Model confidence (mean pLDDT): 89 of 100. The part of an RNA shown here (small-subunit ribosomal RNA, central domain) has 350 nucleotides and comes from an uncultured bacterium.

Context: one part of a larger RNA
RNA sequence: CUGGGCGUAAAGGGUGCGUAGGUGGUGGGGUAAGUCGGAUGUGAAAUCUCGGAGCUCAACUCCGAAAUGGCAUUGGAAACUACCCUGCUUGAGGGUCGGAGGGGGGACUGGAAUUCUCGGUGUAGCAGUGAAAUGCGUAGAUAUCGAGAGGAACACCAGUGGCGAAGGCGAGUCCCUGGACGACUCCUGACACUGAGGCACGAAAGCUAGGGGAGCAAACAGGAUUAGAUACCCUGGUAGUCCUAGCCGUAAACGGUGCACGUUUGCUGUAAAAGGAAUCGACCCCUUUUGUGGCGUAGCUAACGCGUUAAACGUGCCGCCUGGGAAGUACGGUCGCAAGAUUAAAACUC
Repeated sequence: CUGGGCGUAAAGGGUGCGUAGGUGGUGGGGUAAGUCGGAUGUGAAAUCUCGGAGCUCAACUCCGAAAUGGCAUUGGAAACUACCCUGCUUGAGGGUCGGAGGGGGGACUGGAAUUCUCGGUGUAGCAGUGAAAUGCGUAGAUAUCGAGAGGAACACCAGUGGCGAAGGCGAGUCCCUGGACGACUCCUGACACUGAGGCACGAAAGCUAGGGGAGCAAACAGGAUUAGAUACCCUGGUAGUCCUAGCCGUAAACGGUGCACGUUUGCUGUAAAAGGAAUCGACCCCUUUUGUGGCGUAGCUAACGCGUUAAACGUGCCGCCUGGGAAGUACGGUCGCAAGAUUAAAACUC
């Protein structure tokens, strides 16, 4: 480069926004760059291929044709692509009305529980384990009652339920704020899809500075267990976990399944909304839409399985793979305070 692929065999970027680029709905008119066919010129000879001829044959040589899949010029065609002009409304966006939601940020408030402090009652144990011991306790513990302090997390509701692009989000109230969805079809008129670079967000751990520190708990200490026990179990316990500001940029960041659009039998649960039937009204019932689950038709798949939320049938764009190990390593570059991240080989070996 060409081909084939990416749920589990190697392979979907952690996620979004978006630049260049690639791709792009429908009607009419124009141009003729791509496109199509015509003509002319050129595309040296030798070589190659085909036909024929000459050396006794062959190699070889000679003649002719073909080929040279290209380029240029010229005059045509106008379906498709492109460009220009002018329309359309189905794609996309906007408007009005509406309900749902742990979507995000900030402030304030609340109760239960653990721990600690003080006071009362009260006396010899408590705690812990497979069994123990370390530990705590006559300087009065554990238990119990009352008061107070402080930090962190929000039982029940809670649901293959909701929201968010992903990470993720769960006590309550208020303020600020993003998105999705439904009804009406009122407006704009292709404004669209994807997206190399780029920018932003990004669990936990870790780092810097300043706070905070109840519980838990790497490291560490002790007690056990054991042949040993740098562990599993127990008693303690510091970073950390929490807040503010900044950094890091990684995860089995998983649906191990990139995004968008179209098409293709169904049954059933659930969340939200709209409409209908019925009703005094609400619920139940029916239809539609959006989401989220289960099972399955065709089809697909190596099988497992997927199956209108596709891994079916197609289109557009991006990322990635190309035997195992060496190795997501070395070197170099970039980023970072560091830890390290990212980009990313080879020798050698099977």
Notes:
The RNAcentral record of the full RNA draws on ENA and SILVA.